[in-house]
Context: one part of a larger RNA
This record gives sequence, C1' cells and structure tokens, in this order.
RNA sequence: UCCGGCGAGCUGCGGAUACAGGAAUGGUUAAGCGCUUAAGGCGCGGAGCCGGAGGGAAACCGAGUCUGAAGAGGGCGAAAUUCGGUAUACGCAGGCCCGAAACCGGGUGACCUAUCCAUGUCCAGGAUGAAGUGGCCGUAAAAGGCCAUGGAGGUCCGAACCCACAUCCGUUGAAAAGGGUGGGGAUGAGGUGUGGAUAGCGGAGAAAUUCCAAUCGAACCCGGAGAUAGCUGGUUCUCCCCGAAAUAGCUUUAGGGCUAGCCUCAUAUAGAUCUCGUGGAGGUAGGGCACUGAAUACCCAAGGGGGCUGCAUAAGCUUACCGAAGGUUAUCAAACCGUGAAUGCCAAGGAGACGACAUAUGGGAGUCAGUCUAUGUGAGAUAAGUCGCAUGGACAAAAGGGAAACAGCCCAGACCACCGGCCAAGGUCCCGAAGAGCAUGUUAAGUGGAAAAGGAUGUGGGAUUUCGAAGACAGCUAGGAUGUUGGCUCAGAAGCAGCCACGCAUUCAAAGAGUGCGUAAUAGCUCACUAGCCGAGAGGUCCCGCGCCGAAAAUACACGGGGCUAAAACAUGCCACCGAAGCCGUGGAGUACGUAUACUUAAGGGUAUAUGGGACUGGUAGGGGAGCAUUGGAUACGAGAGGAAGCUGUACCGGAAGGAGCAGUGGAUUGUAUCGAAGGGAGAAUGCCGGA
Repeated sequence: UCCGGCGAGCUGCGGAUACAGGAAUGGUUAAGCGCUUAAGGCGCGGAGCCGGAGGGAAACCGAGUCUGAAGAGGGCGAAAUUCGGUAUACGCAGGCCCGAAACCGGGUGACCUAUCCAUGUCCAGGAUGAAGUGGCCGUAAAAGGCCAUGGAGGUCCGAACCCACAUCCGUUGAAAAGGGUGGGGAUGAGGUGUGGAUAGCGGAGAAAUUCCAAUCGAACCCGGAGAUAGCUGGUUCUCCCCGAAAUAGCUUUAGGGCUAGCCUCAUAUAGAUCUCGUGGAGGUAGGGCACUGAAUACCCAAGGGGGCUGCAUAAGCUUACCGAAGGUUAUCAAACCGUGAAUGCCAAGGAGACGACAUAUGGGAGUCAGUCUAUGUGAGAUAAGUCGCAUGGACAAAAGGGAAACAGCCCAGACCACCGGCCAAGGUCCCGAAGAGCAUGUUAAGUGGAAAAGGAUGUGGGAUUUCGAAGACAGCUAGGAUGUUGGCUCAGAAGCAGCCACGCAUUCAAAGAGUGCGUAAUAGCUCACUAGCCGAGAGGUCCCGCGCCGAAAAUACACGGGGCUAAAACAUGCCACCGAAGCCGUGGAGUACGUAUACUUAAGGGUAUAUGGGACUGGUAGGGGAGCAUUGGAUACGAGAGGAAGCUGUACCGGAAGGAGCAGUGGAUUGUAUCGAAGGGAGAAUGCCGGA
C1' cells in the first nucleotide's frame, strides 16, 4: 500500500406534534389472580389516570366568574375525549461512534536507583619521605644545623576496580545509552557482596524537578468508568420535490449557545408582489456662504507695540509694525445651510401584469468564520489579494462557452437522448471551428503586445490670425549714411562697461543716438530697415486623432505561440460565418396543476386510473416524499439428488437501488406473495482483526 471480515442515531420511560386505528351510552386498566398448548395467549381485576366547568389569592359563586359603587368596561371562560400503534424532534438516562491530558479510591513495588543500618570483602607495583627517635655538630643551657632512622598523607606515578572529560564511529545500532582512541580517581567524603529500613497528599536527594524496576512537576495495577471533551476525525443503498445561512439582539460571549431573520412540511384563510398614474415625509449628491467655523488680498479703523517730545503713569506728534469690528474681493466644510435633486421609502383607491408567489397556526431544520466584483463611503498613505459599513451581482451551493491557463470577471442557469437547426459573450491567416471579407481613413512605433509628470519642426485633421502678383517667406547681389566720438561718466567709453534723454534731427529707396559678435579704445563682421533678382505661397497661435522619448533586475520575451505592416494593428460603417449543456426541433421520463371516470366520505374532500396541452425538473447544510436490497418471524403457496443455497461466466430486463435466464461448479437446502421485527447496506475514522 492493497484485499477480506467487523465497524457508528439503538433501547426504556416522559410529555409534544402529525398520521392511521379502537371505543365514545366517556376512554383506559396497574400490581395481582385464574385458566392455558406456558419467555406466549385468553379471562378476571376500575385501585389509579385523563376527560366531563370555569373564574377567583380566598371565602365563594357557577355557564359564568373576577375586578369594580356599577345593569359599565375589561380579563379569563362557556371547543370531546381517551387508549395503545407508527413517524419525528426534544427531556432523563453513557444516548451516533472512537479519542484525552487528568481527578478520586483500594492495592503492588527500594532485585533498578537514592540515602541510611548491620555484617563481610577488595585496592599489582613504584615514588615522595611529615612528626617522632638516635648519633654528631652546636649552645652556659636551649634554640638551631647535619647524617641516619622512621613511615605520615581526602600526598604523587600507575594496573585491577570505579568514573564518564574530549573526539570519532554507531543513530531501522552489535547495544532502547554501546564501541574505539585518549581522559579522571585509584588508603578514601574510596569501591563492592549479602541481609535489612524508608512508599506516592509519600520516600530519598553533596540539590539536577534528580531518583523511586527502560515510566516521574508527582510510580505502577485494578476500580469509580462508557469520567468529561462548547474540540478533531468518522458516520455504510437508490431515486423524486423544495432549498438556506455566514445577519440582528443577548451571552465570562466571540471557532459555543438562545431567540428572531432566511429554508422545509402540514393545515386554514384569501390575498401577495410588480408597473403606470396620484398624494406624501425627508435634507443626501450637487450648489451656496445669510448662519456656525476655517481661510485670501485690499480699504477703513477701535485698540496695541516702537520712536520723538514731555517732570509725567497726563496730553501731543509720528510710524517700511500688529490689528478686532465693518466694507470690497475670491475660496473651503462629515459633525455649516436662507438652496436642493435623481433614486429609494410610505399610503389609499383606480387601471394593467402575475397567480399562490402572501399571511396565520403548528411539526422539522440548518446557519451565527464568508469571499471576490461594481457602486457609494469610513480606517489606512484618496497603499494592499488590507480592515470595516451599505446597495446589487457571482462564488459559496453552478456545471457549460469566453477571458492562453484562472471559485468570485463577461455570456449563460445542465431532466434524459440525437452524427439536426439558430444565436450570446467572444471570435473568423495557421496552430484552431469560422472572412488572408468589403469600404474609408490612421499608425511606421512591431505602436498594437505594460507606465507618469514632463519634453519634442513625428504625422494626419480642424479652427483662427498675420504677410503675399502693388511680388510675400527663404536664398543671392547691393546699400545699411550724415550732425556724431549724442550728453554724462571715465585712463579710455567712439551704436554695443555704466548713467541720462524730450530717444533728436538731416539726406534718403532705406538705414536704431543701434540686434549680436568683436577692440584697451578705435577698427572690423553682422542685424533691423531698403532696393534688385526670383515667382507662389509663407509665418504664428489654439484644439483633436495616432505615434516618439521619458523606460534599469535578476532562467526566455510584457501578443497563448507561429507569425502579422494599403495589416493578421487602430478608428468608423456594412455584409457573411463560427461559436454553449442558452433557444428551437424530434423522441422519452418525472413533478405539481387541469379534465374525465370509478370507489369512498354527513360535507369539505380523499384514493386510484386514464388523458390533453402548456408549465416546471443545477444544487451544499437542511426539510419532505417514494422505493431497492439483507437477516430472523407469522400466514398462504411452492421449488429441490431428474441437483437447493453459495460460487464462476454471460451479449437479457428495469428510471436507480436492483432483478431474472442459461451454462459450469457445488452437494442439501431454499423461493414467491402479504404482514410484521431489525445486531439492516461501508471507501475513508493515523479505524479494529486476519492475510498478501
């Protein structure tokens, strides 16, 4: 990992609701007793329970009663039940199954290990050489010194023995703690044998939460015990109808509950919703600045500051200062409004659409983690695949087509079949179904096929304006002068460092008291301006379309790919076609309605069958309905050695669960119909047991 078997809403009691039933002259027995063919059945048993009258605290009254002064008003009453059965959920019980860590009780453990007690035992060899003692030297005597002797020590080196410091190996090991190489202690607080003591709310501890039998922040065994588990996992056949929620309030509550909301089933009633028109409430978006505040510039100005003056804290004069209120100007606001929509909301009656979509009562739920997207907003950084709110949508619980791939985007809601047709989104050169479609433009950037402020004689279109055959714009030729070097300043200042000006005047076709370069200053070059040549457009501004730059990241590249340029890009228009489980067509199934018939009911109605046309039939949690299969039982009818069940094979039947037939195998049991009862369906639980 696989295969097989086993494996989870059961049972009793209680009240509740629904359904079918018995009795209703109310229903029903419990214990017990009798009989019996004896875990059974039949009978007796009326104790008791429910019902038959309620109201009131009660006295009490009674189809009424209580309140009350009340003949008022109001409250509660004036409804046939009961017994068991079936189904469902709930309560009490282990209560769908498996699962704790733990808690408590009673016992068992110190053969491991900790400490202690008693009694034994062990420590090769070598080294060092304390005290003491003796001798000699020494001293007045000592002290002291030297040499011997001696043999002390938690002394030294080092085996046994004990330990466990480093490192390597081992890590499904040779070993549930070891092996190798080194290491430490090795006469001591030493090692060790045997016997004994201390026990879990405890003992022991040179103290580490360390040890107490491979277990220790409280041992192990059995029991309470199926502890509890708001938690995780699992929960077994089929089809049909409907189909949620992830919200509110409260919660020692937040991953749990309760009630409501939303789903379903039954019954009753007869309305619900949408559109149009009518009438309302309101203060959002926008707008606005009278109000509340914020905020810009100026005018005016109370007041304040500085300066002058003054003996002065008086008065006065003054100012490159500040400045309330007021005026003019131009703004801003969720908690501003003299303004004010669209939507949405409410209402009655009218018209239209739609038909059970609605409401009430009762039974059963599930849901209380939501997610993305669009719009309006709050928080955040007008960040987030961010955290909230509101209103829609989708997903959740929705498959199909498109978006390369892609829960939440776009299209569209899958009953089944079809080798039929039409469309949607999106597409039509090839991959790859369908146009290398048509028409008119744009783009040259592979823009398309990623991006901003900003930048630019890119290019197309439009508007407007100036100049222009009395010749523009560009180019070329020529002129561009005189008073004058204007005045001042200055070393110089002559058009061209700077300052001033009334920016002059003359000659002219025209020529500035000078546009730039230049010189120390002149000079020189040039421009404005003018003429000639030439001969038709030239210049400026604004708006729009498509492009360009701005543009640096880590595997290859920012169209899915190939590849695409009068396009296979972009814009506008047109005609075709492709394209889904959408729509249509043909056939079939089911559901709820409708109609008809039959049966039944006191009635309303119910049940069954047939039929017609249209409608409907995605679905998680969940509600409701109808069935299939398995094992016993009851009754009836069968099958079987001329071969039962089981097993193997198989092209048959049914809408599914499933059911037959035949052949083989097998060798003795077994089927069908109806009813009734369950140890009643397996793929999952790190499920349990067995096997491979």
Background:
The part of an RNA shown here (large-subunit ribosomal RNA, domain II) has 692 nucleotides and comes from a sheep gut metagenome. The full RNA is in RNAcentral, with records from MGnify. It matches the Rfam family "Bacterial large subunit ribosomal RNA".